[in-house]
Molecule: transfer RNA
Organism: Heterocephalus glaber
RNA sequence: GGGGGUGUAGUUCAGUAGUAGAGCACUUGCCUAGCAUGCAUGAGGCCCUGGGUUCAAUCCCCAGCACCAUUA
Numbered sequence: 001g002g003g004g005g006u007g008u009a010g011u012u013c014a015g016u017a018g019u020a021g022a023g024c025a026c027u028u029g030c031c032u033a034g035c036a037u038g039c040a041u042g043a044g045g046c047c048c049u050g051g052g053u054u055c056a057a058u059c060c061c062c063a064g065c066a067c068c069a070u071u072a
Base pairs, nucleotide, nucleotide: 001071002070004068005067006066007065010024011023012022013021018055026042028040029039030038048064049063050062051061052060
């Protein structure tokens, strides 16, 4: 350099054209003498950036950026 993949919550990952979810972590309450476990509860993301298609885009298309492996 070429072709390819990934980008979503603090973290690891789902998700589908119709105002986004789970585990862990965190908050609060219960439980305990206390801690852990457990139960309940709440907060936290305009989905990498810009543009296009569409009534409507996290999802489809184009370009860019970052990372990953691969090939020469």